RNAcentral holds the full RNA, with entries from ENA. This is a predicted structure of a 549-nucleotide part of an RNA (large-subunit ribosomal RNA, domain I) from a Verrucomicrobiota bacterium. NCBI's taxonomy places the organism under Bacteria, Pseudomonadati, Verrucomicrobiota. Model confidence (mean pLDDT): 85 of 100. Its Rfam family is "Bacterial large subunit ribosomal RNA". Gene Ontology terms of the family: ribosome and structural constituent of ribosome.
Context: one part of a larger RNA
RNA sequence: GGCAGUCAGUGGAUGCCUUGGUGAUAUCAGGCGAAGAAGGACGUGACAAGCUGCGAUAAGCUUCGGGGAGCGGCACAUACGCUUUGAUCCGGAGAUGUCCGAAUGGGGGAACCCGGCGGGAGUAAUGUCCCGUCACCAUACACUGAAUCCAUAGGUGUAUGGAGCGAACCUGCUGAACUGAAACAUCUAAGUAAGCAGAGGAAAAGAAAGCGAAAGCGAUUCCCAAAGUAGUGGCGAGCGAAAUGGGAACAGUCUAAACCGUUGGGAUUUAUCCCGGCGGGGUUGUAGGAGCCUAACAUUGGAUCACAGACGAUAGGAGAAUCCUUUGGAAAGAGGAGCUAUAGAGGGUGACAGUCCCGUAUCCGAAAUUGAAAGUGACCAUAGGGAAUUCCUAAGUAGCACGGGCCACGUGAAAUCUCGUGUGAAGCUGCGCGGACCACCGCGUAAGACUAAAUACUCGAUAUCGACCGAUAGUGAACAAGUACCGUGAGGGAAAGGUGAAAAGAACUCCUGUUAGGAGAGUGAAAUAGUACCUGAAACUAGCUGCCU
Numbered sequence: 001g002g003c004a005g006u007c008a009g010u011g012g013a014u015g016c017c018u019u020g021g022u023g024a025u026a027u028c029a030g031g032c033g034a035a036g037a038a039g040g041a042c043g044u045g046a047c048a049a050g051c052u053g054c055g056a057u058a059a060g061c062u063u064c065g066g067g068g069a070g071c072g073g074c075a076c077a078u079a080c081g082c083u084u085u086g087a088u089c090c091g092g093a094g095a096u097g098u099c100c101g102a103a104u105g106g107g108g109g110a111a112c113c114c115g116g117c118g119g120g121a122g123u124a125a126u127g128u129c130c131c132g133u134c135a136c137c138a139u140a141c142a143c144u145g146a147a148u149c150c151a152u153a154g155g156u157g158u159a160u161g162g163a164g165c166g167a168a169c170c171u172g173c174u175g176a177a178c179u180g181a182a183a184c185a186u187c188u189a190a191g192u193a194a195g196c197a198g199a200g201g202a203a204a205a206g207a208a209a210g211c212g213a214a215a216g217c218g219a220u221u222c223c224c225a226a227a228g229u230a231g232u233g234g235c236g237a238g239c240g241a242a243a244u245g246g247g248a249a250c251a252g253u254c255u256a257a258a259c260c261g262u263u264g265g266g267a268u269u270u271a272u273c274c275c276g277g278c279g280g281g282g283u284u285g286u287a288g289g290a291g292c293c294u295a296a297c298a299u300u301g302g303a304u305c306a307c308a309g310a311c312g313a314u315a316g317g318a319g320a321a322u323c324c325u326u327u328g329g330a331a332a333g334a335g336g337a338g339c340u341a342u343a344g345a346g347g348g349u350g351a352c353a354g355u356c357c358c359g360u361a362u363c364c365g366a367a368a369u370u371g372a373a374a375g376u377g378a379c380c381a382u383a384g385g386g387a388a389u390u391c392c393u394a395a396g397u398a399g400c401a402c403g404g405g406c407c408a409c410g411u412g413a414a415a416u417c418u419c420g421u422g423u424g425a426a427g428c429u430g431c432g433c434g435g436a437c438c439a440c441c442g443c444g445u446a447a448g449a450c451u452a453a454a455u456a457c458u459c460g461a462u463a464u465c466g467a468c469c470g471a472u473a474g475u476g477a478a479c480a481a482g483u484a485c486c487g488u489g490a491g492g493g494a495a496a497g498g499u500g501a502a503a504a505g506a507a508c509u510c511c512u513g514u515u516a517g518g519a520g521a522g523u524g525a526a527a528u529a530g531u532a533c534c535u536g537a538a539a540c541u542a543g544c545u546g547c548c549u
Stems, first nucleotide, its partner, number of pairs: 001548006008541002015534001016498002020469002022466007029458002031165002039100003042055003046078001050074002061094006070082003105114003115134007136162009169200001170198005180187001184234001210217002221248005231239002252450003255394001259280009285428001287393004292386003300381003304378004311371004316364003322337005338355002340344001346358003399423007409435001430445005485492002505533001508520004
């Protein structure tokens, strides 16, 4: 020095555990904000660094309920207090709520600086302090009011609203590239990602100028099929319908116009005409309505308003049934004998408990706030017949040309829908459509508007579950975690869980280089469980023993 063994150390794998995650189901909720949000800064405790709570009334104040013996958060010490005259705690409502932040009196390098006006405190007076108020935009109304007579612009005031934030879902506007085509340009990726605007609990769409071939259907949306079909496509890569059938859910309405009335303004030959407002009327395709004649006051419904308030939400309450012996540190184990079950889900308790504790099944419960079905009332809406053919039925619209977009459809024979520029009808004997176009035959009634449900999503609340993870896993985060730390910044981003049943956390003595470490003693079932604490693998290291060199 090597090898082997042994006994220790080091180290923190493994096993076991779970406060945390993760996925899902059901129900709820789907918003918050100038009455100042989301998010922060700074404060606030007897002692107080962090987290949590709270806001100069500052781990809290008031009140109404619940609850019933302890309490002063995490946080186990000391001190001092509170509490059956009901505390702490839980829930409802309220008060307070510094400063920043849409931030809004002005400014500003967020949490700071400086003001005006009114009221108050204080001072001899000024300074100072406290309370209230003062941003902008839109709309409505009122007052005022130029050039310029009326008027208008402008100005002032009052009232109401807006502004910002938020996970996804939704609508609109703008809109890539990588990539695929085995290169690449049309094409694809994709109207995706991203940006912007806006809205709601859903949004959007929606009551046929439809579908498309059957003498049929009858708003929209979503699902299954039709179907990877018909098509489209450097006919490459790819893209990719619809009718129709089966389901989910179902709901239909209101204007404009004709005509009538009324009101304001203008014109005028004072007969009247035109324009605007308001009320009535009226709303469709087997055309309908107005106007004229006639009959009648029924029927049905409401998505409007008010009341109402079943049943829920936000604290809770009642809630069955066991003892003995034995092993053990400890009984829930074992043995014995019982009991209960609308409760033998689950968790805890010194090992494995239906019957010890919390609970569970079942039943009950709200002063206050809140969701809300039925119901009641109000209000609103809703119908016929006839004659005749006078009037009305959405115009810079439809169509067309050119240039685009969207339609599964790449310009194609390319309809339909839609935008820009130009042009530009008809008037119900009208007009549009049925995939160029024409005829025939059908279908519909554009150029105004609203509309629940079935559908999409989950930042969040409650309950429950998992052949999901179990600390290098599961969220980045089971711990002071978006922390420490890194970066000028955008941004990046950790590591780190476990004594014991209970601190009973080792009084006292000794060694010593004296806040370290150790040896006794003591606690404990165990201290090789001593806070560097469950288990304690391997690498690695010391001592000892054997063998080899």